[in-house]
């Protein structure tokens, strides 16, 4: 100097004019309570326009592939079915994720990838070539019987071969649905119509003699299936009608930053600091102008550095409950460590 590998940061800036969404403060108004003879005062809530202070997308917000937090539903034990993972150790709230390490493959290398348990539990498959492709239960040859070798084909020849990202087996793990979860308020309708299963026996009261009520126990129902127990008198199906309004959930978190200790690392302990870091609901952060930064191309100048002018471009792409990952998309700029090649000292 060139090429590569791994990790990290940013991913436009400034000003002007016009236009947006939200949070907090605060006033009228209105409601409730207390005190006072009264005037009026105090407290709580509600809080209009205007006003003041402040905030306003991400490296993936994407895919919805995993895992959770949270919410609601599900009766439990055992077994089956179903699904997931798969060397070993560690991390984590958990994971199919991350770190380390063994083995295998790719690469000169730094590094990258992983289809990583089992083929004597069983079933199945192995193209072409070859006589024949796996207990050959068949066939050829030799032989009393037993044993062995060679050629050719092929990845592999009468055999403890290969394939399980073929079915399967083994070990371990696993409820379901999801913020359109779920609550509260208000409003409206049709306390709608038609069916099925069930409330055993027994006792008490009533009776219009159809039956009703209470006890009792029972069994319809309660899980994808089975069984045992438990709960419980209701359970289920079809048709039809009303409510598409408002508020909460809604952002303080397995959070972020710094210092320091432990650990190869992932990560983790302690101490200190920060949080007015969006909270929408047909869904906000935009439009115009100017200057600059960076990249590319062309031209001119130049005291090898570099300067000026013109033109073009400036990535992927928008939160909608929140987090930990993975995967995919991504113009360009910078930093660190490492590898290879060339050259020089």
């Nucleotide at each position: 100097c060139g090429a590569g590998g791994c990790g990290g940061u940013c991913g436009g800036a400034u000003g002007g004019c016009c236009g947006c969404g939200c949070g907090c403060c605060a006033c009228g108004u209105c409601g409730g309570g207390g005190c006072u003879c009264a005037c009026g005062c105090c407290c709580c809530g509600u809080g209009a326009a205007c006003g003041g202070c402040g905030c306003g997308a991400g490296g993936a917000a994407a895919g919805u592939c995993c895992g959770a937090g949270c919410u609601c539903c599900g009766c439990a034990g055992c077994g089956c079915a179903g699904g997931g993972u798969a060397g070993c150790g560690g991390g984590u709230a958990a994971c199919u994720c991350c770190c380390g390490u063994c083995c295998g493959c790719c690469g000169u290398g730094a590094g990258g990838c992983g289809a990583g348990g089992a083929c004597c539990a069983g079933u199945g498959c192995c193209a072409c070539a070859g006589u024949g492709a796996c207990g050959a239960u068949g066939c050829c040859g030799g032989c009393c019987g037993g044993g062995g070798g060679g050629a050719g084909u092929g990845a592999a020849a009468c055999g403890g071969g290969g394939c399980a990202a073929a079915c399967u087996c083994u070990a371990c793990c696993c409820g379901g649905a999801g913020c359109a979860a779920g609550g509260c308020c208000a409003a409206a309708u049709a306390g709608g119509a038609g069916g099925g299963c069930g409330c055993a026996a027994c006792c008490c009261g009533g009776u219009u003699c159809g039956c009703c009520g209470g006890g009792g126990g029972a069994g319809a129902g309660g899980c994808g299936c089975g069984u045992u127990g438990c709960c419980c008198a209701g359970c289920c199906c079809u048709c039809g009608g009303g409510u598409c309004g408002g508020c909460c959930g809604c952002a303080u978190g397995a959070g972020c930053c710094g210092u320091u200790g432990g650990g190869c690392a992932a990560c983790u302990g302690a101490c200190g600091g920060c949080c007015a870091g969006a909270g929408a609901u047909g869904g906000a952060u935009g439009g115009c102008c100017a200057u600059c930064g960076c990249c590319c191309g062309g031209g001119c100048c130049c005291u090898c550095g570099g300067g000026c002018c013109c033109g073009g471009g400036u990535c992927c792409a928008g939160a909608a409950c929140u987090c930990g990952g993975c995967u995919u998309a991504c113009a360009g700029a910078c930093c660190g460590c490492c590898u290879c090649g060339c050259u020089g000292a």